The part of an RNA shown here (small-subunit ribosomal RNA, central domain) has 346 nucleotides and comes from Treponema sp. C6A8.
NCBI's taxonomy places the organism under Bacteria, Pseudomonadati, Spirochaetota, Treponematales, Treponema.
Its Rfam family is "Bacterial small subunit ribosomal RNA".
The RNAcentral record of the full RNA draws on SILVA.
Model confidence (mean pLDDT): 90 of 100.
Context: one part of a larger RNA
RNA sequence: UUGGGCGUAAAGGGCAUGUAGGCGGUUUUGCAAGUCUGGUGUGAAAGGCAGGAGCUCAACUCCUGGACUGCGCUGGAAACUGCAUGACUUGAGUUUCUGAGGGGCACUCGGAAUUCCUGGUGUAGGGGUGAAAUCUGUAGAUAUCAGGAAGAACACCGGUGGCGAAGGCGGGGUGCCAGCAGAAGACUGACGCUGAGGUGCGAAGGUGCGGGGAGCAAACAGGAUUAGAUACCCUGGUAGUCCGCACAGUCAACGAUGCACACUGGGUGUCCGUCCAUAAGGAUGGGUGCCGAAGCAAACGCGAUAAGUGUGCCGCCUGGGGAGUAUGCCCGCAAGGGUGAAACUC
Repeated sequence: UUGGGCGUAAAGGGCAUGUAGGCGGUUUUGCAAGUCUGGUGUGAAAGGCAGGAGCUCAACUCCUGGACUGCGCUGGAAACUGCAUGACUUGAGUUUCUGAGGGGCACUCGGAAUUCCUGGUGUAGGGGUGAAAUCUGUAGAUAUCAGGAAGAACACCGGUGGCGAAGGCGGGGUGCCAGCAGAAGACUGACGCUGAGGUGCGAAGGUGCGGGGAGCAAACAGGAUUAGAUACCCUGGUAGUCCGCACAGUCAACGAUGCACACUGGGUGUCCGUCCAUAAGGAUGGGUGCCGAAGCAAACGCGAUAAGUGUGCCGCCUGGGGAGUAUGCCCGCAAGGGUGAAACUC
């Protein structure tokens, strides 16, 4: 490479947007590049193949046929693909109306708790543990009451619930921005799907500069435990955790399941619409769960939210270790990231 695969065996890119490319709805007419077909030229000979002949046979040699599946020229066909042209509305989109939402950004407000500060009451403990000790307290702690300050996070509601492409998003209010769903119309008329590169977003931790710092807490210190204890437990405690700007670009970035479209029994919850009914409920569209027919699957399980049946496009895999290492290149302030081997070995 052919092929076979990618939920858990190796394998879905962290997620999106989109360039090239690939693929692409119904229909009219034309063209004839692909496609099909006739003719013709060429496709050397030898060899190979089929039939026959000659050496006593065979090898060998010779004759005839066919083949050389290709290419060029020329004539024709028009279903399919393509190109051009006109049209269509089911794909896609725009708009009007209604609706739900922790979707994003900014500003602002609130209460509980925690710690600290001030003052009052009050007296000998408090704290912590398996037990202790370090620690704290007669310079008045802990407890309790009043007042004040600060930072961070938002109990209940809360849900197998909602929103977002993913990461993720949860106190209240306001403003700005974006996406989504439904009903009935109107409009555009294939404007679509995917997407190598590219670009953007991207948890935690980390980095730079400037702020902030209540609680928590790597590092660090002390107390214990222990044979030891560079740990688990305890008392402290700095980066960090928070905010702004910039960088970084990774993860069990998981549904370990790429995106889009079509088709394929049911049952039962729930969220948001619409219609009928309105006591219940039923129908339908869009989400989100569970159980299961067929089918699939090595099994586990999946099963209209497919891992079923198909189509299009992308990414990826090819025994374990060596190794996500070395090297080169690219990116980064650094930490490091991306790409990514081989020897050797089993």